This is a predicted structure of a 303-nucleotide RNA (Bacterial RNase P class A) from Nitrosomonas sp. Rfam family: Bacterial RNase P class A. Its family is annotated with dimeric ribonuclease P complex, ribonuclease P activity and tRNA processing in the Gene Ontology. The family's RNA type in Rfam is ribozyme. Rfam describes the family as follows. Ribonuclease P (RNase P) is a ubiquitous endoribonuclease, found in archaea, bacteria and eukarya as well as chloroplasts and mitochondria.
RNA sequence: GAAGCUGGUUAGACAGUCGCUGCUUAUUUUUUAGAAAUAAAAAAUGAGGAGAGGAAAGUCCGGGCUCCACAGAGCAGGAUGUCGGUUAACAGCCGACCACCGUGAGGUGAGGAAUAGGGCCACAGAGACGAGCGUAUUAAGUUACGGUGAAACGCGGUAACCUCCAUCUGGAGCAAAACUAAAUAGGCAGGCUAUGAUGCUGCUCGCUGAGCCUGCGGGUAAGUUGCUUGAGCAUACGGGUAACUGUAUGCCUAGAGGAAUGACUGUCCACGACAGAACCCGGCUUAUCGGCCAGCUUCCUUU
Repeated sequence: GAAGCUGGUUAGACAGUCGCUGCUUAUUUUUUAGAAAUAAAAAAUGAGGAGAGGAAAGUCCGGGCUCCACAGAGCAGGAUGUCGGUUAACAGCCGACCACCGUGAGGUGAGGAAUAGGGCCACAGAGACGAGCGUAUUAAGUUACGGUGAAACGCGGUAACCUCCAUCUGGAGCAAAACUAAAUAGGCAGGCUAUGAUGCUGCUCGCUGAGCCUGCGGGUAAGUUGCUUGAGCAUACGGGUAACUGUAUGCCUAGAGGAAUGACUGUCCACGACAGAACCCGGCUUAUCGGCCAGCUUCCUUU
């Protein structure tokens, strides 16, 4: 210098103007309560401060949370599968071994069991799973050999085929759910029902114990909570090869509800990709213009 491998990081910058959604605060107005001072609520205006991502995505795994019996037993079903560790948990992650790929840094791997049983074994080959067949040989299917093929006259291979073994596994999901409210109301008709409705799991048990299903017609379509302080983030010092974890200090970083996070102008540059929160986290997978950093490998050149 060239070509690579692994890991991390960033995701146009600055200024101005006009808006949008929460929060704090001030003023004004209105309403309610009160004798008043005042308090509460709502609206408007002003000020301050905050306002999408590394994947917010796919919803593929795992968990929290909520309800169904603070969730039960058995069967069925499902998932996982070398060994050890990590974690709230996992099919994730870390380490080691083994197998394969690569000159190498490294990468990939459903990697338990084939004398428990069943199934299957392309092409080639006379014959492919169960013993037969051909040639030679022998008292005798008695013994030896048999092209091809991964496997051939056998204690063959295959479990990303069924299966067996081990471990784990209840269902539904924030449109969960709770409160206010007449609002899953109240009404009519038909059917089932203590000979057990309904619900809890697909089935059986067990529990529950009076309603349930269908149709007609009708009312409400509102507000509050759940909601963002969390397995949280940053820094320092420790433990551990690592994943991960302990202690101390500091910080608060969207919370809407048909759904805000935007638009315009100017300057500059390397001219800007994929993309948009909707209960919350840990992963995986997929999409992505580029820039930067660290460690390492191979080859070439020069000293």